Annotation: The prediction has a mean pLDDT of 76. The RNA shown here (c-di-AMP riboswitch aptamer (ydaO/yuaA leader)) has 153 nucleotides and comes from Modestobacter sp. VKM Ac-2985. Of the family's consensus pairs, 92% are formed in the model. Its Rfam family is "c-di-AMP riboswitch aptamer (ydaO/yuaA leader)". Rfam's curators write: This family represents a conserved RNA structure found upstream of the ydaO and yuaA genes in Bacillus subtilis and related genes in other bacteria. NCBI's taxonomy places the organism under Bacteria, Actinomycetota, Geodermatophilales, Geodermatophilaceae, Modestobacter.
RNA sequence: GACCGGACGCCGCCGAGUCGCCCUCCGGGGCGAGCCGGGGACCCACCGAACCACUGGGGUGAAUCCCGCGCCCGGACGAGGAGUCCGGGCCGGGUAGGGCUGCUUCCCGCCCGAACCCGUCAGCUGACCUGGUAGGCGGCCAUCGGAAGACAC
Numbered sequence: 001g002a003c004c005g006g007a008c009g010c011c012g013c014c015g016a017g018u019c020g021c022c023c024u025c026c027g028g029g030g031c032g033a034g035c036c037g038g039g040g041a042c043c044c045a046c047c048g049a050a051c052c053a054c055u056g057g058g059g060u061g062a063a064u065c066c067c068g069c070g071c072c073c074g075g076a077c078g079a080g081g082a083g084u085c086c087g088g089g090c091c092g093g094g095u096a097g098g099g100c101u102g103c104u105u106c107c108c109g110c111c112c113g114a115a116c117c118c119g120u121c122a123g124c125u126g127a128c129c130u131g132g133u134a135g136g137c138g139g140c141c142a143u144c145g146g147a148a149g150a151c152a153c
Stems, first nucleotide, its partner, number of pairs: 009140006018033006034133006044123001056121001057118004065094004070090008097112004103149005
């Protein structure tokens, strides 16, 4: 000097997940505000034929739905073949919808399109009751894709 990684602090992003206070045996336990979620009347909605098939239903969340002439497994028909169909998994593509580019909006561009919970039970819903306040990631020259506006000078 260069490169890589880490720590503190600050800044920023997804998300409701921030702030203040009390106690403490220092492990933690509480209260309040703000924000978010669930349950819960009248009214409204549903309730509504018959037959067949399948099948509990519901919640948080943007995270739903569809396709595959690809691969694997299982089953049925078929002749132990070919072929077809069904179901599941993997992989791939798309999609309702959602996020980001550091003052805001738009365009361009880049991403996400998961996961979990309740437990046979819940439409909406005032009063009322009740729960949560996590987790994950990026930047440090915290300026540099474009347009308009705002602010500041």